[in-house]
RNA sequence: UUAUACAGACCGGUUUGCCCUCAUAUAUGUCCGAUAAUAAGGUUCGGAUGUUUCUACCAAGUCGCCGGAAAUGACUUGACUAUGAAGGCGAAUGCACCCAUG
Numbered sequence: 001u002u003a004u005a006c007a008g009a010c011c012g013g014u015u016u017g018c019c020c021u022c023a024u025a026u027a028u029g030u031c032c033g034a035u036a037a038u039a040a041g042g043u044u045c046g047g048a049u050g051u052u053u054c055u056a057c058c059a060a061g062u063c064g065c066c067g068g069a070a071a072u073g074a075c076u077u078g079a080c081u082a083u084g085a086a087g088g089c090g091a092a093u094g095c096a097c098c099c100a101u102g
Base pairs, nucleotide, nucleotide: 006102007101008099012095013093014092015091016090017089018088019087021085022084023083024082025081026056029049030048031047032046033045034044041066042065050057058078059077060076061075062074063073064072
């Protein structure tokens, strides 16, 4: 230097997980029944509805209102879940080519 054999990083394929930021859905909403309290109170339980939608349908705070009755009102802040998108970080699997290097 050449040939052969073996090992083989990185990159690429497929599947899949997580994080973050968004979009859509839903307004963490509405209705009904039962139940509990009464200004130091305004609770609890169940059902239905709402989404091309599974799940969820609560928590905290502020300001009202009810003058003792059976009924609560407005506002603020905070999510989860489903699907889709961009970005980031991994995991598994097996295949072809090339191939640093040994």
This is a predicted structure of a 102-nucleotide RNA (Purine riboswitch aptamer) from Paenisporosarcina sp. HGH0030. The coordinates come from a structure-prediction model, not an experiment, and the mean pLDDT is 77. The RNAcentral record of the sequence draws on Rfam and Ribocentre. Taxonomically the source falls in Paenisporosarcina (Bacteria, Bacillati, Bacillota, Caryophanales). Rfam family: Purine riboswitch aptamer. Rfam describes the family as follows. Riboswitches are metabolite binding domains within certain messenger RNAs that serve as precision sensors for their corresponding targets. Allosteric rearrangement of mRNA structure is mediated by ligand binding, and this results in modulation of gene expression. A class of riboswitches that selectively recognises guanine and becomes saturated at concentrations as low as 5 nM. In Bacillus subtilis, this mRNA motif is located on at least five separate transcriptional units that together encode 17 genes that are mostly involved in purine transport and purine nucleotide biosynthesis. It has also been shown that some members of this family are specific for adenine instead. Hence this family are termed purine riboswitches.